[in-house]
About this RNA: Predicted 3D model of a 1393-nucleotide RNA (small-subunit ribosomal RNA) from an uncultured bacterium. It matches the Rfam family "Bacterial small subunit ribosomal RNA". Its family is annotated with structural constituent of ribosome and ribosome in the Gene Ontology. The sequence is in RNAcentral, with records from ENA and SILVA.
RNA sequence: UAGAGUUUGAUCCUGGCUCAGGAUGACCUCUAGCUACAGGCUUAACACAUGCAAGUCGAGGGGCAGCAUGAGGUUUGCUUGCAAACCUUGAUGGCGACCGGCGCACGGGUGAGUAACGCGUAUCCAACCUGCCCAUCACUCCGGCAUAGCCCAGUGAAAACUGGAUUAACUCCGGAUGGCAUCACUUGAAGGCAUCUGACGGUGAUUAAAUGUGAAGGUGAUGGAUGGGGAUGCGUCUGAUUAGCUUGUUGGCGGGGUAACGGCCCACCAAGGCGACGAUCAGUAGGGGUUCUGAGAGGAAGGUCCCCCACAUUGGAACUGAGACACGGUCCAAACUCCUACGGGAGGCAGCAGUGAGGAAUAUUGGUCAAUGGACGAGAGUCUGAACCAGCCAAGUAGCGUGCAGGAAGACGGCCCUAUGGGUUGUAAACUGCUUUUAUGCGGGAAUAAAGUCAUCUACGUGUAGAUGUUUGCAUGUACCGCAAGAAUAAGGACCGGCUAAUUCCGUGCCAGCAGCCGCGGUAAUACGGAAGGUCCGGGCGUUAUCCGGAUUUAUUGGGUUUAAAGGGAGCGUAGGCUGUAUUUUAAGCGUGUUGUGAAAUGUAGGCGCUCAACGUCUGCACUGCAGCGCGAACUGGAGUACUUGAGUGCGCAGGAAGUUGGCGGAAUUCGUCGUGUAGCGGUGAAAUGCUUAGAUAUGACGAAGAACUCCGAUUGCGAAGGCAGCUGACUGUAGCGUUACUGACGCUGAAGCUCGAAAGUGCGGGUAUCGAACAGGAUUAGAUACCCUGGUAGUCCGCACGGUAAACGAUGGAUGCUCGCUGUGUGCCUUAUGGUACGUGGCCAAGGGAAACCAUUAAGCAUCCCACCUGGGGAGUACGCCGGCAACGGUGAAACUCAAAGGAAUUGACGGGGGCCCGCACAAGCGGAGGAACAUGUGGUUUAAUUCGAAGCAACGCGAAGAACCUUACCAGGACUUGACAUCCCUUGCAUAAGCGUAAAAGUGUAAACCCUUCGGGGCAAGGAGACAGGUGGUGCAUGGUUGUCGUCAGCUCGUGUCGUGAGAUGUUGGGUUAAGUCCCGCAACGAGCGCAACCCUUACUGUCAGUUACCAUCAUUAAGUUGGGGACUCUGGCAGGACUGCCGGUGACAAAUCGGAGGAAGGUGGGGAUGACGUCAAAUCAUCAUGCCCCUUAUGUUCUGGGCUACACACGUACUACAAUGGCUGUAAACAAAGGGAAGCGAAGCCGCGAGGUGGAGCAAAUCCCCAAACACAGUCUCAGUUCAGAUUGUAGGCUGAAACUCGCCUAUAUGAAGUUGGAAUUGCUAGUAAUCGCAGAUCAGCAUGCUGCGGUGAAUACGUUCCCGGGCCUUGCACACAACGCCCGUCAAG
Repeated sequence: UAGAGUUUGAUCCUGGCUCAGGAUGACCUCUAGCUACAGGCUUAACACAUGCAAGUCGAGGGGCAGCAUGAGGUUUGCUUGCAAACCUUGAUGGCGACCGGCGCACGGGUGAGUAACGCGUAUCCAACCUGCCCAUCACUCCGGCAUAGCCCAGUGAAAACUGGAUUAACUCCGGAUGGCAUCACUUGAAGGCAUCUGACGGUGAUUAAAUGUGAAGGUGAUGGAUGGGGAUGCGUCUGAUUAGCUUGUUGGCGGGGUAACGGCCCACCAAGGCGACGAUCAGUAGGGGUUCUGAGAGGAAGGUCCCCCACAUUGGAACUGAGACACGGUCCAAACUCCUACGGGAGGCAGCAGUGAGGAAUAUUGGUCAAUGGACGAGAGUCUGAACCAGCCAAGUAGCGUGCAGGAAGACGGCCCUAUGGGUUGUAAACUGCUUUUAUGCGGGAAUAAAGUCAUCUACGUGUAGAUGUUUGCAUGUACCGCAAGAAUAAGGACCGGCUAAUUCCGUGCCAGCAGCCGCGGUAAUACGGAAGGUCCGGGCGUUAUCCGGAUUUAUUGGGUUUAAAGGGAGCGUAGGCUGUAUUUUAAGCGUGUUGUGAAAUGUAGGCGCUCAACGUCUGCACUGCAGCGCGAACUGGAGUACUUGAGUGCGCAGGAAGUUGGCGGAAUUCGUCGUGUAGCGGUGAAAUGCUUAGAUAUGACGAAGAACUCCGAUUGCGAAGGCAGCUGACUGUAGCGUUACUGACGCUGAAGCUCGAAAGUGCGGGUAUCGAACAGGAUUAGAUACCCUGGUAGUCCGCACGGUAAACGAUGGAUGCUCGCUGUGUGCCUUAUGGUACGUGGCCAAGGGAAACCAUUAAGCAUCCCACCUGGGGAGUACGCCGGCAACGGUGAAACUCAAAGGAAUUGACGGGGGCCCGCACAAGCGGAGGAACAUGUGGUUUAAUUCGAAGCAACGCGAAGAACCUUACCAGGACUUGACAUCCCUUGCAUAAGCGUAAAAGUGUAAACCCUUCGGGGCAAGGAGACAGGUGGUGCAUGGUUGUCGUCAGCUCGUGUCGUGAGAUGUUGGGUUAAGUCCCGCAACGAGCGCAACCCUUACUGUCAGUUACCAUCAUUAAGUUGGGGACUCUGGCAGGACUGCCGGUGACAAAUCGGAGGAAGGUGGGGAUGACGUCAAAUCAUCAUGCCCCUUAUGUUCUGGGCUACACACGUACUACAAUGGCUGUAAACAAAGGGAAGCGAAGCCGCGAGGUGGAGCAAAUCCCCAAACACAGUCUCAGUUCAGAUUGUAGGCUGAAACUCGCCUAUAUGAAGUUGGAAUUGCUAGUAAUCGCAGAUCAGCAUGCUGCGGUGAAUACGUUCCCGGGCCUUGCACACAACGCCCGUCAAG
């Protein structure tokens, strides 16, 4: 020392991207009251108009252009005198230009260059200089020649220059004197005494000065101070796709030069010097104090201020000087600009202002020398764009303000929600009281002046000190203070999906737009735009850019490499790094003490000053650094001595597919020859190409060739790796065990370097039996440049050479030490035990590790040492460069651009033309259909004014619709109505009709007549009126509720607690059996529980009992008739019970569950059928049953009426019906035999009429009473295989029924007509028993309309070996790059944009 979002269905990890923080010489948008302090061209070291930025000294000098004064003269005005003008005069103040001195090398600017002793720090110079300043000593003598200026003459456009004459100085020159210094000669103490070094001395040569006493100045010398110069150690960016660089180069002797050392320069000599500890080259860059950030270590930066360096348009050079190779000096060259009379000249803002340009972007052509500082001067003073002030700019930091208190009818307005009461804006406003910072006005009003100048005085007396007075202020009438009036003069910006504090409405509708990342927007957007409200900050707030942080995401602190990115293919080995035991020593590292330094500013602590703060100032500390001097000796290092355990050697033993090179062997293969033999062989999923009557394949014999070595053979052995296998000889190498004789740390690792290195490949020469890239042919296929087949070249083999890569893998570098065990196996030894020990090679497991999978003495554990490698995915192991190679290619190895992921391990599902087990009319075995025909019905399509709408694989299509002529009705055409056909509320009133007229129809018009109840309050009903509202089969089933379908009546789906796992999750629910079943049993880190299963419910099959009408009738009576009396036995009805439970027996099974067989029983293993549908899936269906949010319409998308349409018709599909016939049709016997239902605006009997539909009739019945009410079947006859005596469509005619109404558009009857159709292609469907098939009956809807639907009974089969296959489903397991889950994901090609 803080984290968060983002890879997934979810998880853990790896890993990148992004955010929250701080900062800035900042830019931009919106906004803006004041004050203080600090800051302000980061770009073009681009170009510059104009002004200013370095002068000063007359106490150095000659002088006098200009100014002032004096003097003299002349003239004018005029009264002496005064005034004015002019002339003369350097006489005076002073002074332009000139000579001379000092300064101009400071101050100020900029960062182009520079990777350097440039800078920083430390040390050194006995190898150096230093004007002005300080101290000390000495001197300051005699002369002289010029020259500028002025003047004269001349040239030139100008700048400027030339010549002549004359002149001064603190200008210059000569001489004298002189110590020091230098040189030469001489002397030679002393030293280590050989060379040599050389003190104190002496002689010679060379060298000063500015005046007039002093002061001041000048000269020489020594020392100091200050400033500079030089040398060295250490530190100081990136690139090796820059590896070699260097000839004055490295060193030496001797010279030159310099203030001084030095190849700094030169002559000669030598051949060195630098470099993987990164030379050289390339790129970039002024360095430091410091600044920002960070917990720190670090990282980034070098603006303002301070120090150093470099530069002054570009390049070069020197002069002067103490100091320069000189920003406002000189010369030369170049570019540019300006002037010109074209001959020639002038210039340098990276000084202060300012201009243009560039740019996102950076200020005034201001004031003053008052202070601080500088230059000159004796001084006054002059100069000073240094400096101090002011101006502009929110560009930063700090401070202040925009009011304070009260005030609820919680006002109006806005906005939103709502249970319509309210909520919020909000004490906010209004209103009342108070205050006056700031702004405004008026008045007062500093400090900064320490000091200096000038004048006078005093003291001592070359001159200094003091006193008094006077004078000097830009900023400035500023800061500050007082007074006045009045809330008066002053608030915005961003944001509100998560990260991240803060939400609602409207608009928009993948549009417009937003976005830092994830992402938002396709009609209910908290994410866009607006509004209201809220949040954050506030004279600012946001965006952008850049830096650090977060990022332990380059990891020294502090990371990794089996699978996420990452161990070199292997060995040997150089440099380097690291290194056993004991002891002695040293003190380089190390520790400690102390000294010097680490400029100031900055930082920090405390104090003080501006009203506070920022800011300033004082003092202390820090500045982690460097160097010097001591002390210590554990550890590291250096030196020495000793040791044996690391390492090596010797001796002995046994082992091995270790290597190289010879010899030998048999089987197989192919080929050749000969024989036997005959028609095919071969090959495949099936074939064909191919071979074969010229004799193949097959088989026998002999021969040839090349390659490889069966069995043994194995988690076996050997080798560094690659790799190594018939037998045998020779040569070569390593490891192991035993012994402990020898050496005595000789070791480990290893950048560079060298060697080895599978297969394929390359070169040359051989060889070539097999196999076999390329190639050819045959197949497969939509195609098939493949997989399969037949051939076949290179190659495969050998020798020599090259190449140097592999999933060269244990995806795991090497070495050493340590850390529980069990069990195989190879080779030794001790030895004879169930053993021990050493080295190998395997399996399992503990601790520990790991994201997990897993590893675990052969570590991926615990440690040490060395090497190699990694830092998001893609681009890419690509491009360029270099190196290697004959080539192929190998090694090294980027960037632009692009994405927000890519990835590892594990989890749950789904999926698999993966596996195992199991089930289902799933297949199989059967029976009957549909698909062909006609018709019915639904759908699509088409058509139409409209053919209303919905349903769409299974799971839409005889579905919503249990019934469209009107109605229904939602559609179309036309006519009408507008508070409405319907509901509630308010007011007024009392009506509402019939005929007629009118219309296509409804409407409309219209005379007579004037409602009901009442507790007298009113209520009902109706009409008129006003508005709130009604109404909508309009949209959205992807906003919803409810309901439903489907997987599926499949056996599953979950939970609590516990346990396991970092976690998602797992366990339970898996396993062994069994079941229709997660049904039950057993086992088990699980134990229990819930929803499902089963059961409970209904019905049906048997019996008992109770009851007995409308049902029944055995016995008795009676009748046409159970009709009636009677009966309660039977059938039947409907209540209650019983019964079936694997209960019993036997076999099997695990002593279980269960299963098989049997008995009994009406029924046997859930007896048959029904109702009953777990968690969930399909954004499944339905807004048109209903309800409902939102949107839309409101004289219409509402309501109403008439007519039409939903019934159309080239066609396509689905579902049914009827048939194609003899198991049949037709006719008759004839009133054969059911069940379940229905019936009052109903069912309707008998009788009569009609061929019939039906009519008439009306008994009986609100029903066990009456009615609707059977057919197939059986028997007899006929038909005799035909488009028929089959089939019945279509159509004509005549009728019947319902209904206002049968044309569009109903059903039925009779008669006539008599179509297609002779059993149905591919493909497909239902059904396992009272089932299929077949036969009829009833009901709902309904006036009428059924081949549909829902029920009912009658007759009544066949087959199931079995689970390989198809479909669907369940459980376990496995793989996975899928999770919208295989209709997934994803690769390539082509086309379009």